[in-house]
Molecule: transfer RNA
Organism: Thermotogota bacterium
Parts: sequence; C1' cells; structure tokens
RNA sequence: GUGCCCGUAGCUCAACGGAGAGAGCAUCGGACUCCGGAUCCGAGGGUUGCGGGUUCGACUCCCGCCGGGCACA
Repeated sequence: GUGCCCGUAGCUCAACGGAGAGAGCAUCGGACUCCGGAUCCGAGGGUUGCGGGUUCGACUCCCGCCGGGCACA
C1' cells in the first nucleotide's frame, strides 16, 4: 500500500431499518450477618469512534476520515 473484520456503559458483549439503547461483570446504596463474604433488592453510568448522506424513521444502509486486528504484498 491492497483486501477483509471490528469500534455501543469502567470491562466483555447484545440490539430482523420501527423508535424509552439493553444484559452480565464492576461501582454505589439497602436487606441479611457480630463483622465481612456469598445471596437477594435497587440505583447511577451511553454525544452508539468522528463528520456527512439516504429514509417518514439509522446502533443497523451508503461515503469519507480516525483507531484496532488479520491476511497478502
């Protein structure tokens, strides 16, 4: 340099183009306990990498950048 894949919560990942973006772990609070741990209940946390486009409607489709991985050269 070329091709392919990926980028969503602190981490690991979901989300047939249909509308309040979720789960597990982690964090915080509570219950339980003599205290912790485990368990249970609850809460907070997201400009969906950035910028455009298509569409009534985009995490999802298209284009360009940025970053990461793999292969080839």